[in-house]
RNA sequence: GUUUGAUCCUGGCUCAGGGUGAACGCUGGCGGCGUGGAUAAGGCAUGCAAGUCAAACGGCUCUUCGGAGCAGUGGCGAACGAGGUAGUAACACGUAGGUACGCACCCCACAGUCAGGAAUAAUCCAUCGAAAGGUGGAAUAAUACCUGAUAGUCCCUUCGGGGUAAAGAUUUAUCGCUGUGGGAGCGGCCUGCGGAGUAUCAGCUUGUUGGUAAGGUAAUGGCUUACCAAGGCUAUGACGCUUAGGGGAGGUGAGAGCCUGACCCCCACCGAUGGUACUGAGACACGGACCAUACUCCUACGGGAGGCCGCAGUCGAGAAUCUUCCGCAAUGGGCGAAAGCCUGACGGAGCGACGCCGCGUGGUUGAUGAAGCACUUCGGUGCGUAAAGACCUUUUCUGAGGGAGGAAGUUUAUUGACGUUACCUCAGGAAUAAGGGGCCUCCAAACUCGUGCCAGCAGAGGCGGUAAUACGAGUGCCCCAAGCGUUACCCGGAAUCACUGGGCGUAAAGGGUGUGUAGGCGGUUAUGUUAGUCGUUUGUUAAAGCCUUGGGGUCAACCCAAGAAUCGCAAGCGAAACGGCAUAACUAGAGGAUGCGAGGGGUCUAGGGAACUCAUGGUGUAGGGGUGAAAUCCGUUGAUAUCAUGGGGAACACCAAAAGCGAAGGCACUAGACUGGCGCACUCCUGACGCUGAGACACGAAAGCGUGAGUAGCGAAUGGGAUUAGAUACCCCAGUAGUCCACGCCCUAAACGCUGUCCGCUGGCUCUACGGAGUAUCGACCCUCUGUGGGGCGAAGCUAACGCGUUAAGCGGACCGCCUGGGUAGUACGAGCGCAAGCUUAAAACUCAAAGGAAUAGACGGGGGCUCGCACAAGCGGUGGAUCAUGUGGCUUAAUUCGACGCUAAACGAAGAACCUUACCAGGGCUUGAAACCGAAACGACGAGUGUUCGAAAGAAUGCUUUCCUUCGGGCGUUUCGGCAGGUGAUGCAUGGCCGUCGUCAGUUCGUGAUUUGAAUUGUUCCCUUAAGUGGGGUAACGAACGCAACCCUUAUUGCCUGUUACAUGUGUCAGGCGAGACUGCUCCCUCACGGGAGAGGAAGGCAGGGAUGACGCCAGGUCCGCAUGUCCCUUUGAUGCCCUGGGCUGCACACGUGAUACAAUGGUCGCUACAACAGGACGCGAAGAGGUAACUCGGAGCAAACCCUUAUAAAGCGGCCCUAGUUCGGAUUGAGGUCUGCAACUCGACCUCAUGAAGUCGGAAUCGCUAGUAAUCGUGGGUCAGCUAUACCACGGUGAAUACGUUCUCGAGCCUUGUACUCACCGCCCGUCAAGUCAAGGAAGCUGGGAGUACCCGACGUCCGUCAUUUUCGGCGGCCUACGGUAAAUUCAGUGACAGGGACUAAGUCGUAACAAGGUAGCC
Repeated sequence: GUUUGAUCCUGGCUCAGGGUGAACGCUGGCGGCGUGGAUAAGGCAUGCAAGUCAAACGGCUCUUCGGAGCAGUGGCGAACGAGGUAGUAACACGUAGGUACGCACCCCACAGUCAGGAAUAAUCCAUCGAAAGGUGGAAUAAUACCUGAUAGUCCCUUCGGGGUAAAGAUUUAUCGCUGUGGGAGCGGCCUGCGGAGUAUCAGCUUGUUGGUAAGGUAAUGGCUUACCAAGGCUAUGACGCUUAGGGGAGGUGAGAGCCUGACCCCCACCGAUGGUACUGAGACACGGACCAUACUCCUACGGGAGGCCGCAGUCGAGAAUCUUCCGCAAUGGGCGAAAGCCUGACGGAGCGACGCCGCGUGGUUGAUGAAGCACUUCGGUGCGUAAAGACCUUUUCUGAGGGAGGAAGUUUAUUGACGUUACCUCAGGAAUAAGGGGCCUCCAAACUCGUGCCAGCAGAGGCGGUAAUACGAGUGCCCCAAGCGUUACCCGGAAUCACUGGGCGUAAAGGGUGUGUAGGCGGUUAUGUUAGUCGUUUGUUAAAGCCUUGGGGUCAACCCAAGAAUCGCAAGCGAAACGGCAUAACUAGAGGAUGCGAGGGGUCUAGGGAACUCAUGGUGUAGGGGUGAAAUCCGUUGAUAUCAUGGGGAACACCAAAAGCGAAGGCACUAGACUGGCGCACUCCUGACGCUGAGACACGAAAGCGUGAGUAGCGAAUGGGAUUAGAUACCCCAGUAGUCCACGCCCUAAACGCUGUCCGCUGGCUCUACGGAGUAUCGACCCUCUGUGGGGCGAAGCUAACGCGUUAAGCGGACCGCCUGGGUAGUACGAGCGCAAGCUUAAAACUCAAAGGAAUAGACGGGGGCUCGCACAAGCGGUGGAUCAUGUGGCUUAAUUCGACGCUAAACGAAGAACCUUACCAGGGCUUGAAACCGAAACGACGAGUGUUCGAAAGAAUGCUUUCCUUCGGGCGUUUCGGCAGGUGAUGCAUGGCCGUCGUCAGUUCGUGAUUUGAAUUGUUCCCUUAAGUGGGGUAACGAACGCAACCCUUAUUGCCUGUUACAUGUGUCAGGCGAGACUGCUCCCUCACGGGAGAGGAAGGCAGGGAUGACGCCAGGUCCGCAUGUCCCUUUGAUGCCCUGGGCUGCACACGUGAUACAAUGGUCGCUACAACAGGACGCGAAGAGGUAACUCGGAGCAAACCCUUAUAAAGCGGCCCUAGUUCGGAUUGAGGUCUGCAACUCGACCUCAUGAAGUCGGAAUCGCUAGUAAUCGUGGGUCAGCUAUACCACGGUGAAUACGUUCUCGAGCCUUGUACUCACCGCCCGUCAAGUCAAGGAAGCUGGGAGUACCCGACGUCCGUCAUUUUCGGCGGCCUACGGUAAAUUCAGUGACAGGGACUAAGUCGUAACAAGGUAGCC
């Protein structure tokens, strides 16, 4: 940083720091010091890594006769040094001790060093073999070998004694040799303590444990053998398995810790693998031997050879790790008397930025702030003194010259790999030298362009779907710098295993409960003692390292010296507070005794009544039962109902309570028997006997299992009936197991107070159960106090909050259990238990960045309460059926232009599509364009009128006539060219503006204050009231804002003023202006108040009616085709622009919306006749009069309008006819003839006349409007408009109702409250199967491989033993042990495996709807 809309908490994940024997990417100047095969202890070509001594010895060769060389015998060395970490969980290591031991070379001391002998290699001869290598014979030496002597030492001993050593070389000197004692140092062996994981390893062991004897060893010892005994180890983890060399130290960290064991030092172990011994002071021996095995090589096929885990080097595997270098000059080692020889130890160089450290890539000046690039608000700004230019320096680099120390021997002399090095001087010349990563937040640093959920980024959150500071690029900036990033791993942050330093009511976490073993912890006093504890001294804790100080190299890294430190262990001495142990005592803890007491505590037995059911009988008749409604079912063979009698099983109403008892589970009719625990009171007794409690043992609801018994009711499974789209459910009718009893198992629960047990301490109030005391009383009650239980509310305190609060979740102590992100999973495997079901214990791979707790604001609920609305109800009239009009969908079409789609689209944009409109289609045309602006050039025209040709027109071509202004600057116009225009093209999800909707609903907020850890709350909740968050009261709130109301317009009454017109000529109908009037003002009732109810007066009464006015916001609602506008797109030639003709928007199997007209008699038709209002009129309204059946025509008066016209027939009303019919209803459709507008009525206008005369007889489910001058009904006018498809829309008046009990229900809204897993907010969220793909793990018939053993077989080499032979050596034979190998059955760990099952994941698959709201059957265990 990341869970949320926001908050607090819990909790995981992730980042910033440091480190590495690293690797990878980009880049790369120099030097110093370090460091470099971590993987395959895989295989290795080649060279070198251990020799030396002639002053031990005999030979051979050469010779300058001085000597040199060669192999052999012999001595010493080769057991060191060098390498590696395979094995090893162990006395391997570390530390502190011990002793039954040994020691070549070295040092000191003492003693000795006499006499003799037999061989053998080299060599020579012969011979075998390809080779490696042998065989036979002959000669010979020694510091090689043997014998004797001596013996203070050592060994044996019968204590008399016996046995045991030597080597020489040499002229001297000297070096050696033997024995003994001692030293130094190095080893062997033993012991205490310390440091991995795993209990899903719980029992292991037969040389095992001990003893005796013998053997063996340098030495103790079961080290080995025989005999005897039966021990030994283990929960403080034996045995097994897995992993691993250990330490000094290194990394990190404040520390405690955690991690590591490269380089350097110490120790151990190993040397192709396994085994074995020999030699030797020392080995069971890296560059020795033998055997076996695997591998490699040579071969004449007979047989042989080999071991880089030495230094280089090679192959392989791998992300990955160097030169087949120089030198013994130094240090060290071996041999030698020495010179010296050997030394891949070592000293150096080389390669690698692998690490650490240091230096450089220049310095000063330089503003026209150059050019260029980038950005820009277009003004400018940044790169930037940066560059260029000028002056300067020379670290580094190159060249030349000079030039060390490291050198000490042994007296001189000589001796340097590194090294033409370091270092010094001079010269040249800014000359040779900068990159990497990043710039959304964490986290320092941003602009532009490209891309468009693509390409890509990414540590986490997350970016990218056309305006990306997150991708890619450019520019700028930031951080480091010869490096910078990435990856991997470790520590840190992580208090995220919590010793320092965490938790467990609800987040993960208290065991289901008790008894009790080990263990842990433990009251008061005294004395003694002391392995804990404390103090002090001594020893040790290697060196190096870390730290401090000083020094060296120019600094530093690095190195040297000194000091400190090394927290541990051991030994000595001391102390006795605490703890331990021992002894003695105490009573406050604990327990016992005595006396009372309560109780559904437990087990067994017996008894009881109500209800239910069954049977039998009686009465009685058609139903009963059941449900939302039904049906299955029972019933005329008599049910249900009712009465009587009898049987049966289970459970025990009232009492009954937040009550009682019990460890928990649990326990309830009554009585009896037996029995556990508990409380109180008073004294007495014991004398710490206590608390907790891993394992262990016991108990443990329901369901389930076994055997037997029982079965009334209920009732899994099952059957049937319903419901439903389905209904393996919910509802109903039946009903088996079960529920009950006895015995035996099972052993789990949301076994919950989701709160372990015990002890102590810390304010209270109140209720209740069972005791006791005091007061009182005759007694009981009451009252006060006290103890033990059970509840409620609450101080302090605690808590994330909720809440807990003497019954703690407060403050302390003791002990136990448990937790460490979610899922996988309480699953797999293993083990134990179980008859089974299953239980207990209990993971991982993989996957996610969350999963959670509490509280907050909303939204939602088939949650609740209150309230309102033509919301329902009560009414009136409609729609839905018919015909037509109109809009939409669909279909069709070249096109049927586009938008709008529940409410909030559909007589909507459109207040009027024949052309135009027009955006669509077909065709014909134009390209600076139909219209606009600017610049330049040219012209004086352009144009107008009138012709011709082509054409559908547009237009093109071509004639004739006519034709500018001027202040001379120019204006104006046209043409051309260049900038540009144009677009009803896209995006309403980039926008402005405007509008719809909730809704004219009463709400929405703010400041200050207060509360809260906080989100937030309060105010705005509550009570009364209102149309209203309207007003009042109360109140941690007090005020305020936008809404409400009022202010505005209009209607109704009236006063005054004015008066075009009208008329009855002075009225006031009417019009305009200014006013008045209504405010619960008055009376009564209710009320604290606000206000409400009734009434009077009044034209009007409680908002008088109507209009305008629409809060914060919601729907990414609508509109880019009204307008404006960002971005994108189309446009020099086939335009998405512009012009034109024609067509289309009117197309018609169909569906829907909105209307008109009807279906008739409250009607139709004919005739007669009265009363309106609003409004319009000059390209207009158009009178009288005339013509025509009529539409209409002729006509033209009057009127720019209270004057004239529309305008009169308003509809109504009155009278005649029609007489209930598809009609004198209804008028669609169609034919014919006309009128009018207009260039033009074919597609596609309206009207008139005549004729025609369809459907339709009141409309299914469903649905709409309206509460009064309203609905209904009747006409009238206007806008648009040439005309009109207007039945639409906007207005006007006339006539003029019915009903509202009421708020249960439907819809919508408001307030409060409740639940929530929703917040994109229920059109939400979300579960499981199935289907597809991917991944990991488990099971599995089997198959394969490895490990560790067991039994048996075989038995190499070799030690040892026995035996034989030999003069001895060599040897033959046999035996014990034993490597390798084989056979067998099991075991363990891996790999693989047909198949089957589950798990996880994956934008838009299928089926359902389980959960979240009462989630629609409360949910869960």

Small-subunit ribosomal RNA from an uncultured bacterium, 1421 nucleotides, folded computationally. Rfam family: Bacterial small subunit ribosomal RNA. Its family is annotated with structural constituent of ribosome and ribosome in the Gene Ontology.